[in-house]
RNA sequence: AGAGUUUGAUUCUGGCUCAGAACGAACGCUGGCGGCGUGGAUAAGACAUGCAAGUCGAACGGGAGUUUACUGGUAGCAAUAUUAGUGAACUCGAGUGGCGAAAGGGUGCGUAACACGUAGCUAUCUACCUCGAAGUGGGGGAUAUCUCCGAGAAAUCGGAGUUAAUACCGCAUGUGACUGUGAGGUCAAAGCUGGGGAUCGUAAGACCUGGCGCUUUGAGAUGAGGCUGCGGCCUAUCAGGUUGUUGGCGGGGUAAUGGCCCACCAAGCCUAAGACGGGUAGCUGGUCUGAGAGGACGACCAGCCACACUGGAACUGAGACACGGUCCAGACACCUACGGGUGGCAGCAGUCGAGGAUUUUUCUCAAUGGGGGAAACCCUGAAGGAGCGACGCCGCGUGAGGGAUGAAGGUCUUCGGAUUGUAAACCUCUGUCAUCUGGGAACAAUGUGAUCUACCUAACACGUGGAUUAUUGAUAGUACCGGAAGAGGAAGCAGUGGCUAACUCUGUGCCAGCAGCCGCGGUAAUACAGAGACUGCAAGCGUUGUUCGGAUUCAUUGGGCGUAAAGGGUGCGCAGGCGGCUCGUUAAGUCGGAUGUGAAAUCUCACAGCCUAACUGUGAUAGGUCAUUCGAAACUGGCGGGCUCGAGGGCUGGAGAGGAGACUGGAAUAGUCGGUGUAGCGGUGAAAUGCGUAGAGAUCGACUAGAACACCGGUGGCGAAGGCGAGUCUCUGGACAGUUCCUGACACUGAGGCACGAAGGCCAGGGGAGCAAACGGGAUUAGAUACCCCGGUAGUCCUGGCAGUAAACGGUGCACGUUUGGUGUGGGAGGAUUCGACCCCUUCCGCGCCGGAGCUAACGCGUUAAACGUGCCGCCUGGGGAGUACGGUCGCAAGAUUAAAACUCAAAGAAAUUGACGGGGGCCCGCACAAGCGGUGGAGUAUGUGGCUUAAUUCGAUGCAACGCGAAGAACCUUACCAGGCCUUGACAUGCAUUUCUAAGCGGGUGAAAGCCCGUGAGUCCCGAAAGGGACAACUUGCACAGGUGCUGCAUGGCUGUCGUCAGCUCGUGUCGUGAGAUGUUGGGUUAAGUCCCGCAACGAGCGCAACCCCUGUGAACUGUUGCCACCGGUCGCAAGACCGAGCACUCUGUUCAGACUGCCCUGUGAAACGGGGAGGAAGGUGGGGACGACGUCAAGUCAGUAUGGCCCUUACGGCCUGGGCUGCACACGUACUACAAUGCCCAGUACAGAACGAUCCGAGACCGCGAGGUGGAGGAAAUCUAGUAAAACUGGGCCCAGUUCGGAUUGGAGUCUGCAACUCGACUCCAUGAAGCCGGAAUCGCUAGUAAUGGCGUAUCAGCUACGACGCCGUGAAUACGUUCCCGGGCCUUGUACACACCGCCCGUCACAUCAUGGAAGUCACUUGUACCCGAAGUGCAUGCGCCAACCCGCAAGGGGGGCAGUGCCCUAAGGUAUGGGCGGUAACUGGGAUGAAGUCGUAACAAGGUAGCCGUAGGGGAACCUGCGGCUG
Repeated sequence: AGAGUUUGAUUCUGGCUCAGAACGAACGCUGGCGGCGUGGAUAAGACAUGCAAGUCGAACGGGAGUUUACUGGUAGCAAUAUUAGUGAACUCGAGUGGCGAAAGGGUGCGUAACACGUAGCUAUCUACCUCGAAGUGGGGGAUAUCUCCGAGAAAUCGGAGUUAAUACCGCAUGUGACUGUGAGGUCAAAGCUGGGGAUCGUAAGACCUGGCGCUUUGAGAUGAGGCUGCGGCCUAUCAGGUUGUUGGCGGGGUAAUGGCCCACCAAGCCUAAGACGGGUAGCUGGUCUGAGAGGACGACCAGCCACACUGGAACUGAGACACGGUCCAGACACCUACGGGUGGCAGCAGUCGAGGAUUUUUCUCAAUGGGGGAAACCCUGAAGGAGCGACGCCGCGUGAGGGAUGAAGGUCUUCGGAUUGUAAACCUCUGUCAUCUGGGAACAAUGUGAUCUACCUAACACGUGGAUUAUUGAUAGUACCGGAAGAGGAAGCAGUGGCUAACUCUGUGCCAGCAGCCGCGGUAAUACAGAGACUGCAAGCGUUGUUCGGAUUCAUUGGGCGUAAAGGGUGCGCAGGCGGCUCGUUAAGUCGGAUGUGAAAUCUCACAGCCUAACUGUGAUAGGUCAUUCGAAACUGGCGGGCUCGAGGGCUGGAGAGGAGACUGGAAUAGUCGGUGUAGCGGUGAAAUGCGUAGAGAUCGACUAGAACACCGGUGGCGAAGGCGAGUCUCUGGACAGUUCCUGACACUGAGGCACGAAGGCCAGGGGAGCAAACGGGAUUAGAUACCCCGGUAGUCCUGGCAGUAAACGGUGCACGUUUGGUGUGGGAGGAUUCGACCCCUUCCGCGCCGGAGCUAACGCGUUAAACGUGCCGCCUGGGGAGUACGGUCGCAAGAUUAAAACUCAAAGAAAUUGACGGGGGCCCGCACAAGCGGUGGAGUAUGUGGCUUAAUUCGAUGCAACGCGAAGAACCUUACCAGGCCUUGACAUGCAUUUCUAAGCGGGUGAAAGCCCGUGAGUCCCGAAAGGGACAACUUGCACAGGUGCUGCAUGGCUGUCGUCAGCUCGUGUCGUGAGAUGUUGGGUUAAGUCCCGCAACGAGCGCAACCCCUGUGAACUGUUGCCACCGGUCGCAAGACCGAGCACUCUGUUCAGACUGCCCUGUGAAACGGGGAGGAAGGUGGGGACGACGUCAAGUCAGUAUGGCCCUUACGGCCUGGGCUGCACACGUACUACAAUGCCCAGUACAGAACGAUCCGAGACCGCGAGGUGGAGGAAAUCUAGUAAAACUGGGCCCAGUUCGGAUUGGAGUCUGCAACUCGACUCCAUGAAGCCGGAAUCGCUAGUAAUGGCGUAUCAGCUACGACGCCGUGAAUACGUUCCCGGGCCUUGUACACACCGCCCGUCACAUCAUGGAAGUCACUUGUACCCGAAGUGCAUGCGCCAACCCGCAAGGGGGGCAGUGCCCUAAGGUAUGGGCGGUAACUGGGAUGAAGUCGUAACAAGGUAGCCGUAGGGGAACCUGCGGCUG
């Protein structure tokens, strides 16, 4: 720091996703040790049990116990035991009293608030503590405990009696405090304890002295209360709130200010800088993240706040409205004798519950701290420790060195090897941690006791201080140290398609599964699962969740709005924001200094302590939009003075569809009346509905009506926008130019607000000619709720009102300033010039076009900015859901406006690029059409295919580009199919092992054959004298293997078809563009051609085209047999001619050359290319034909031609055989043949080829047969022989238009040939038979010259043949092409595109089904809140208080007074109740739309001119997309 993902590719916009860090985490797999941290985030749910707040006997009475002393009794001889009393010491339950219990500890419910943070302020209080001043005198009456009686199950309570105090109450004193202007008035107290020489006292004690207390008061410290400025959440679909409300006066109340409370008076107060309401939430130091600014969070630790079962209330007290206090109400739980009681873990442990999830019912007060106490000491679940959990951070270990036959095993393999891998084994070492064993801490200083000592003192008491010594450790026998043994006890998890480090095999086969995003999986998966290998991290590793980051994706730093999301429809204008030049002043903003504060911890830096680190300590920095104060005065603001350039005004002008009202006009249309006149009119692609003989349409005249204003008219004008178009008049707004006369910043923008606002629509009243939603009819169509046609109502028009929207668009907010130009046009002014004007020059204001810099993703914008700046407003933040729902506001309604969420997708989109496509355009070509000739489609037959059938009808080929195709030969074979019979190392190949004499051959049996069985039966080579041995071959058996026309042509090679013999397809360098790409290759000509020429930011080049090759057409040279025969000779013959010789002239065979190149001439509007014409020439403009097929397309065809990966079968999916099938037949299609006849058929005669073939072959002459053919065998491995007479044509004759002398199917009979064999199932011959068919519907094919048409001939395959097929050969031999509008195909350029699997594309809506979320909804349930009223506990306050009462006062007393209590009443008030509203949520019959879902239905709306251009607003209609009307936009 970025990366992946929209596309065929590109740039941009934009979302989604990933890599990082973090966590009080959870889950999965795994798990050795230690240190330091950390651990109920959910149910503020309910809690068993134990503990968490007591202490003081030096405040008090009293009780109990222990010890001891004394006295008495009893027992005993006594010691002694026991009992009673008294005194002392110690300990303690309960009680009175004091202090504490308001701290510490827990939790985060509530709270949006002076609750918190920060900075200030003071009308206040403050126990204990510190310092200071003064005092501490003298009295009194009670009461608990206790005793007795009583009630109760218990908790507990009542009555009577006795008693103490540092408990309580007066009196005195008054330093002092309070109060009052003052005089004056009011207010205290308590004792306990240590020691003591003299004096007094029987004693206690007085007295002296010390300590602790007590009272009053001042100050401090600490803590608390109150007030204020500023700061920190969401929501306007919460816009108005408030009646003690806001203020005042007077009271009350409080420690204290204050409507805190009350009476009276006034009517205020808060709010767009967000009141009020709703939701959520403890706040902060800080924590996490981030470069920062920020964002999120508020566990642990620390500060503050709030709460303690829920709600209310007060009491006590210095402090509480009190977690382990009280009272009341409620819910819940427990006890109960049913009458009543008791309880509150959000203290520490622990239990249940809910939950994905969070620990021990532990030890100790040793330390630190707290409470009480004079102290010892007691209490302390605060705290210190330990335990559990890998929950986190940090550290350590699981060994180190050597070790190659690179072992074995695993995995892969091209079978060679590679890898795991120095890894292991093995050798040599070490000893951390764990284990065992021995030693063994620090944290401890106080305090107290003892001894000594200094000070104080009358005192060697006491007290205070010091020294020595003894004593105190939960953790813990822990940390740590020493020793022993042995590599021994200690490695996993995730990943390996890209992002992202790391690859292979096997299994699986869109299954199982994976997945963060893109996406993998349909038989060769680096993506699933397993394995091996590898990568990363490591006692952990992954996953999930959450936060920040990346995200400049809410943009202050740091974004945008013409087309991507985004400018308000337009103006006026309040608030607000912002504001020209100059002088002075001020000091609010701003800047600087100082002071205060910003707790500690945290963070940063330095140092230090635990072995290190984590952790911890010490110190230093740092941290505020903070407060106070001192200064500065440039800028902004405030105040004051001035200025004129901004802005406005005055005056003078002209331009204009600017607005409103009134009046007027002509053309056209329609209607009415009248005339003329007759059969049509009208309408369309074509028609029909409609109108018309009752007289239309047409035409003439007259009249009536409403609406709109031709020409002028123009990217002309005016207006803020919507918008405005005949003419005249009246009223009226604005802009512009000229003038330098006036004011003196008056300006700009503008949330709310107000006004205007096309068309359509609504209400009321008019009007209504034309047009025309709806509607009716006619067409079109599969349908046609449309497009087209005939009608036609709202409406369109006017008046008044409502509505308030449009593609209300320049898709571009307003204002101001700055920045090169050219050109046109509208309005004005000036100059120059002219007689005057125009043209021309300058300038201002508008409206346009082109274009520079600059900007932009590009397109484009470009002084009328989308450039460069400033000010203000509006708006945007992925697509869909949705401009929808709910709520609010407005409206008569239609609806408008404001405006979400759940859910869902990984895109949606902009511009441009290359293609492809278009029922877009231009140019061009092709037997593409047209012009012609002949066919197919109808018949019969042949053949192929589909279908059907079958045991099998083997398989493949399927639009063109399958269908007389693979197949250039299916009776057996072929043959792959079926039935049956058989074989199993096999019909065939190689190797190893093994057995044996047998194998081939021959013979026999069985059988349909194959096969099986039996008999007979050898060989080659080497060694050796021989016997024999070895080797080879063969056989048997066994093992490897053979074999497969089994599957996959979508795993492949090779070959082929097709576009297409179409003219195209590319590259290098350069240039242009951000880029994909473009240029070149486009353009102007030309060509069969990207053929050539010219031009040009291109210059060149390659594959194609053409040429080079072959055949053919002319000639030449050579060649000369098997070819030829002109001349010459010979022989025969009447002749024609034949033969021989010689010959090679000619023909011909073959080879090599020549020739044709727009070379020459003329010509074209013009330079070239090229075209047209001509000459010459056998041939003329590629002469004709062939071979030759660019880059590529169709996953085109072929695994059955061969080859080949993978998969499958192995006594069978292999092999052999017999028979059958591939030939099966209701049908359908393709391709052919033969015909339908007279340009013909039949008969007879007669002429002329080329190219091929021939040895298991071609086969002559001759003979036989009507014929197919047979007999026979001359010649021929071929320019020699053979087939071989070519046929049509031509000559002559017959037929005479007929189902025929056409046609030949079919059938019967008889034969021939091939072959082992013609039944299924061959060809041919003869005789007989003589079907359909009389030229073929829609439609469709071939062909442009030696072509079509037509006639025959040959060859391959082959025993024969289905050949009428295929491939070739020659003969005869035409017609037509005006032309490119149309059909088809193709090429180039251009245009549109929502297509890119590329139009066989894409895609919209209804309906049907399934799933999901959601709106409405009669109701129903819960929560919350307001208002009114009822009831009203406890309690404070007030009033009352006839009952009751010790202290003080008066009184001898009785009694009274003062003061108080119970009780009662009133106000307030929790819970509760009644009624009625608001808000929010759950649920619901039914219902609305929405989203999603490989193969449902109906259509075809959109994208191309998408076949009616589309879209926007509105209205009506329709199964649906949609259609139609009106106005608008160009996207």

About this RNA:
A computed fold for a 1531-nucleotide RNA from a soil metagenome, annotated as small-subunit ribosomal RNA. Model confidence (mean pLDDT): 84 of 100. The RNAcentral record of the sequence draws on SILVA. It matches the Rfam family "Bacterial small subunit ribosomal RNA".